This is a predicted structure of a 1613-nucleotide RNA (small-subunit ribosomal RNA) from a bacterium. It matches the Rfam family "Bacterial small subunit ribosomal RNA". Rfam links the family to the GO terms ribosome and structural constituent of ribosome. Model confidence (mean pLDDT): 82 of 100. The sequence is in RNAcentral, with records from ENA.
RNA sequence: UGCUUGGAGGGUUUGAUCCCGGCUCAGGGCUAACGCUGGCGGCGUGUCUUAGACAUGCAAGUCGAACGGGAUUAGCUAUUGGUUACGGAUUCUUGGCUUGCCGAUGUUUGCUAACCGAUGGCUAAUUUAGUGGCGAACGGGUGAGUAAUACAAAGGUAAUCUGCCAAAAAGUAGGGGAUAACCCCGAGAAAUCGGGGCUAAUACCCUAUACCCUCUGUUCUGCACAAGCAGAAUGGAGAAAAGGUGGCCUAUCUAUAGAAGCUACCGCUUUUUGAGGAGCCUUUGUCCUAUCAGCUUGUUGGUGAGGUAACGGCUCACCAAGGCAAUGACGGGUAUCCGGUCUGAGAGGACGGCCGGGCACACAGGGACUGAGACACGGCCCUGACUCCUACGGGAGGCAGCAGUCUAGAAAUUUGCGCAAUGGGCGAAAGCCUGACGCAGCGACGCCGCGUGAAGGAUGAAGUCCUUCGGGAUGUAAACUUCUGUCAGGGAGGACGAGGCCCAGUACUUUUAAUAAAAGUGCUGGGUGACGGUACUUCCAAAGGAAGCCCCGGCUAACUACGUGCCAGCAGCCGCGGUAAAACGUAGGGGGCGAGCGUUGCCCGGAUUCACUGGGCGUAAAGGGUGUGUAGGCGGAUUGGCAAGUCGAGUGUGAAAUCCACAGGCUCAAUCUGUGAACUGCAUUCGAUACUGUUGAUCUAGAGGGCAGGAGAGGAGAACGGAACUUCCGGUGUAGCGGUAGAAUGUGUAGAUAUCGGAAGGAACGCCGAUGGCGAAGGCUGUUCUCUGGAAUGCACCUGACGCUGAAACACGAAAGCUAGGGUAGCGAACAGGAUUAGAUACCCUGGUAGUCCUAGCCCUAAACGAUGUGCACUAGGUGUUCCUGAUUUAUUCGGGGGUGCCGUAGCUAACGUGUUAAGUGCACCGCCUGGGGACUACGGUCGCAAGGCUAAAACUCAAAGGAAUUGACGGGGACCCGCACAAGCGGUGGAGGAUGUGGUUUAAUUCGAGGCUACGCGAAGAACCUUACCUGGGCUUGACAUGCAGGUAGUACCAAACCGAAAGGAGAGGGAUCCCGAGAUUUUUCGGGAAGCCUGCACAGGUGCUGCAUGGCUGUCGUCAGCUCGUGUCGUGAGAUGUUGGGUUAAGUCCCGCAACGAGCGUAACCCCUGUCCUUAGUUGCUAUCUUUCCGAAUUAUCGGAAUGGGCUCUCUAAGGAGACUGCCUCGGAUGACGGGGAGGAAGGUGGGGAUGACGUCAAGUCCUCAUGGCCUUUAUGUCCAGGGCUACACACGUCCUACAGUGGCUGCCACAGAGGGCUGCGAUCUCGCAAGGGAGAGCUAAUCCCUAAAAGCAGCCAUGGUUCGGAUCGAGGUCUGCAAUUCGACCUCGUGAAGCCGGAAUCGCUAGUAAUCGCAGAUCAGCAUGCUGCGGUGAAUACGUUCCCGGGUCUUGUACACACCGCCCGUCAAGCCAUGGAAGUCUGUAACACCCGAAGUCGGACGUUUAACCCCGAUCUUUCGGGGAAAACUCCGCCCAAGGUGAGACAGAUGACUGGGGCUAAGUCGUAACAAGGUAGCCGUACGGGAACGUGCGGCUGGAUCACCUCCUUU
Repeated sequence: UGCUUGGAGGGUUUGAUCCCGGCUCAGGGCUAACGCUGGCGGCGUGUCUUAGACAUGCAAGUCGAACGGGAUUAGCUAUUGGUUACGGAUUCUUGGCUUGCCGAUGUUUGCUAACCGAUGGCUAAUUUAGUGGCGAACGGGUGAGUAAUACAAAGGUAAUCUGCCAAAAAGUAGGGGAUAACCCCGAGAAAUCGGGGCUAAUACCCUAUACCCUCUGUUCUGCACAAGCAGAAUGGAGAAAAGGUGGCCUAUCUAUAGAAGCUACCGCUUUUUGAGGAGCCUUUGUCCUAUCAGCUUGUUGGUGAGGUAACGGCUCACCAAGGCAAUGACGGGUAUCCGGUCUGAGAGGACGGCCGGGCACACAGGGACUGAGACACGGCCCUGACUCCUACGGGAGGCAGCAGUCUAGAAAUUUGCGCAAUGGGCGAAAGCCUGACGCAGCGACGCCGCGUGAAGGAUGAAGUCCUUCGGGAUGUAAACUUCUGUCAGGGAGGACGAGGCCCAGUACUUUUAAUAAAAGUGCUGGGUGACGGUACUUCCAAAGGAAGCCCCGGCUAACUACGUGCCAGCAGCCGCGGUAAAACGUAGGGGGCGAGCGUUGCCCGGAUUCACUGGGCGUAAAGGGUGUGUAGGCGGAUUGGCAAGUCGAGUGUGAAAUCCACAGGCUCAAUCUGUGAACUGCAUUCGAUACUGUUGAUCUAGAGGGCAGGAGAGGAGAACGGAACUUCCGGUGUAGCGGUAGAAUGUGUAGAUAUCGGAAGGAACGCCGAUGGCGAAGGCUGUUCUCUGGAAUGCACCUGACGCUGAAACACGAAAGCUAGGGUAGCGAACAGGAUUAGAUACCCUGGUAGUCCUAGCCCUAAACGAUGUGCACUAGGUGUUCCUGAUUUAUUCGGGGGUGCCGUAGCUAACGUGUUAAGUGCACCGCCUGGGGACUACGGUCGCAAGGCUAAAACUCAAAGGAAUUGACGGGGACCCGCACAAGCGGUGGAGGAUGUGGUUUAAUUCGAGGCUACGCGAAGAACCUUACCUGGGCUUGACAUGCAGGUAGUACCAAACCGAAAGGAGAGGGAUCCCGAGAUUUUUCGGGAAGCCUGCACAGGUGCUGCAUGGCUGUCGUCAGCUCGUGUCGUGAGAUGUUGGGUUAAGUCCCGCAACGAGCGUAACCCCUGUCCUUAGUUGCUAUCUUUCCGAAUUAUCGGAAUGGGCUCUCUAAGGAGACUGCCUCGGAUGACGGGGAGGAAGGUGGGGAUGACGUCAAGUCCUCAUGGCCUUUAUGUCCAGGGCUACACACGUCCUACAGUGGCUGCCACAGAGGGCUGCGAUCUCGCAAGGGAGAGCUAAUCCCUAAAAGCAGCCAUGGUUCGGAUCGAGGUCUGCAAUUCGACCUCGUGAAGCCGGAAUCGCUAGUAAUCGCAGAUCAGCAUGCUGCGGUGAAUACGUUCCCGGGUCUUGUACACACCGCCCGUCAAGCCAUGGAAGUCUGUAACACCCGAAGUCGGACGUUUAACCCCGAUCUUUCGGGGAAAACUCCGCCCAAGGUGAGACAGAUGACUGGGGCUAAGUCGUAACAAGGUAGCCGUACGGGAACGUGCGGCUGGAUCACCUCCUUU
């Protein structure tokens, strides 16, 4: 600078992590369907199922200017009928009379006229059944078949055809015989047909003529080359035709208008060329399946013939034996193909509806005819099925054309309008036909556009929802105010599409003899629109008529309430729901999209999850058991040729539409139009030659060969050897042996075991021996010999790329197993017995058969493993070992090559790990994988004697399965350590009686809670009433208690006699107030309002009702165990790790040392309290040594003792503050450390003793009945009051205690010493009474003062082994005290009574020193009630070797399939239900071939026959015509082929099937416990046998086994 505009992930396996891996979601799309909802318009689109069946209408006709005829109309003409008029006649009829005249309404008549009609001819117009021409092979529909007779791309046709159309050349002459229509006759119900007769043509036939036509002979030229083709010259033979319409009369003829003729147009014939169309051929491409591996006889080719428009086995005769296939033939399944569409970044994947191109089909099958074209959708023939008509004889039909109907289905439109436009057919044209087409209708089926109003409007109405009750939300939303007018509605106007076509007129041109006709061009006028009075424009009115659907646990935007209570239900995945559900249902609110929104189905995407772009295989799925080697793939160095691959340039093609870009145009958009780009491709021409390829030549580095000396359990065969073992024989010898955890079975006095000697036999080869050796793997080990394979090293002599890999194939291939024959010592599936056990088809023991061994032959699998394919190359090292070898300086030296181990760098890896022996970096080739289960399975095939092997699915089912690593927890894993854990001791419990609590039972109620340790003398530090929550009965209902509101209230509140009642309660004589404010009056009271109280009503109170699994708080427990964490740093992808591990040490994560850690926190310790020693201070109520005084006693001078006073504070004590203890000192050990042992001093020594203090957390531990509290429930009761009862029951069971069983004791007597605590509704001295409990009186004390208060064990005496002077239960009698009350149901006293019990089974508890044991004392609660509880002191032991074991705990490590964490997980049989599936005697159906039979229609061929207008020949006849023959044709018959059909035997596929096999799934079934830890016998693989089942056992193999020891190796020094 140019080009390019494009790539997102999430959820889910785990306690957590990383990875592998599946499932699932978000996106886009659809010919869709379903649910809810629905205003308008434009443009599109609409049977995906039944190629099922179809009523009805329409979808292909047209030409009269090809032809004859018919019909209708008109004209002309001819004939004829009628009526009227007119004329005539009047025998007849009749009227009048002049009786023969007149008349007529009679009758008759007319070359008369008019009118009405009929018939014939001619002309014209219109019409059309038939003959004839063209069309009908197009247009329209559908996708059954078809995997190649198809399609697509590119070519070929020198191997071909072609109506109409265009251009060019030439011609259009002369004849002929029929036939439909029509008429007549006949058959038939009909459809239709037969016979006879007539007639026309642009129908048919014959002849002439003819080119650059066809065939053929000869000659020549050019091109091509396989046959050949083109052209030129020349000779021979052969093949055509049709007329119609308009105009004209210039030369001829009739004779004024025509004919011949001329002319124009439309036709016809021959030939050439073109355009468009069609046929055939070639190459390439085009789905799945190998559980389809071989297929093929016209098959492959040739020669000849036939046939075709044309090549060709297309067909036939003969000859040859070929052709196709692993680059997938043949078979099976499925399927119209393409342009394109959807998706995707792309590469791809899926699809092929609408539109366009091709193909195929037209009820199913077959066949030909006609024709330019068909083997023909709205044609024909035949067969079949079906439907319809029928007179039963016979006939008719084909909507996969447009509408429409039935059926099927989840599912899809009107029996519309029009040929106005576009296009098609016919025609000269007008025109006719056209369900093609143009339009309209229906469907939100899709895309696009518009609307359902806009602006203002509250600190924000009502309603609804939520609420912490304060408020918040809906929400500017509404109301309301002011506007606007799209769409829909009504009125008015009103297109484009028609610049076309048609008609008339006119001008010009062409043609012509022509001013005619015809054609063309222009102008003028007229006509022509289904859509449609539509689009559009405009006016009117009015916010008036117009919003829903889904979602709101995460993914994924959006949250609350109520209801429900593992129910109802939801769910795309994960998953919600068991009483507080953002997940169910409803509501409010919110989010998304919006005339739609969701659901379902399908496709692509995400999914790099089949990986070309762009994956993997040690352990996740995945390396073949190993080698040899075919095809194939890949391949060393140098050089030349070629140009296939490759690269460049050009040409052709790649239809249009689509996509993309830019424009245009419907108001925009969708839609539509134009232009460009693109269509990434294919073919072809020319060029380039680096690489690949091919070919020629050369080389030696790959590979192979040669020579040399070494190594080796490499293989095969033969021979030999010793040890051990068993058996047998003999000797010695005697009672056991053997076996096990312990036993038993077994064996032995008929002499075993043991021991000695001898013999026999089979199998295996100790030491050496080794992560040593060899081999492709399996595998190989005594020694010797024979034969034999391979590798390594050295030399560098030879060949010259000979190489690598390797589907298929072939060979080998442990153990077990099989066949046949041997052999059999030991071992040993099965089996038997003994044990073990709940059982024990096992583990253990005693035996023991196949087998193990040999020969020959099968089998062909293993955890056949390094879970790692082979080969080559490259990429740091270190250190062992083995084989060969080199150098010198001969050493403890330095190398080279091959193998085999370990450690380790980079790199790789999910991690573990691997790491020159790669799992690194690359190349080549092979094998294999694609979620788990089903399933190393079924079926089929194949191999095998069998067992079985190889190959190898699906239905169904799950949302995981899995790998590695992490943290825990656990282990009948390991190491270390601690604890009254064990052990050593002391005393208990378990036995008795009683107390107390619990369970159970009972009851009206026996209120409730607590439940292993961690419930059970627990809540309860005290149930007679109360408590009290329970039961019975009686009462109350704004309530026993709180607050507020409204109303009422002076004889009100309050006091209250009497009465009823068990009380509560009811009732109530009588008595009887107070305060504040305002006003009046002012003595004191009146009025109004208020407070308090009461009454009534409303809000509400109340609840020991439920949920401790909604909670707070408090508590228990692990555990006073030593642990639990954090910050920063570092390591790891990460979870996490490190720190906190290690070596020591400690009571301790206590401390020291070391260390990628450094620090810190909560715990430990210490700080706090009590206690032990001392000091200081203080000294009453405490104390009293010394001193004073008094009193008492002994003594009587003295002295002693006691008491008191004064005094004092020495001591004790009290209570404040200090000191002291710190391994501080010594010694030893230890690492010069921490620390430990010993010692000194000291009241105390290593934490002095005790207490308080309880880390992170665990147990959904306990408590809603202490309290608090969410939610739920209750409200004349689940609230509240009262009386009585119950919580105290009692066959029984358990826990915790008391008292005992006695002499270490009991009784009686005597006597001394504590500590701590309590006391005014109290403690109560002392005195007195009582035997006593206690009573009476009562000092002192609000306490270092008084009292409780007496301590008890102690001492002495008696009692001597007995159910007692033990023991005291139970019971009787009498009392005391408390209290309204002692009956249910208190305690105590006295007297009497005097039960069990003589030390306690299995089992189990506490305690390590002032402890256990034992003794009493006090206190709380409390009117009263203590064997309980909490404290206090007195007396006061024994033992600890030690850590093997039990229990609990801590640390490290290891294994794990556990994580609800071993009370875990989990396997199989059996039983039940459901589901899909295999086998199966068979049964049924379908498909495609085969063999034979039959053989329609039809083509082709043949023919004795029958028939026949045209042409030819002969004959007859006056003529018309007739007869015979030939050619030709038709019919008929025969033959080949052949559809349908029949018969037969098989193949394949599907359905079904008594019964049967396994499989899967399913909250709580049975039996065991196989696996995961050493899973309690390590597990697993292969194989064999056995067993209810998991499984067990044998043999061989593997580590994907724990633990301990040893060896080897490595690392460090």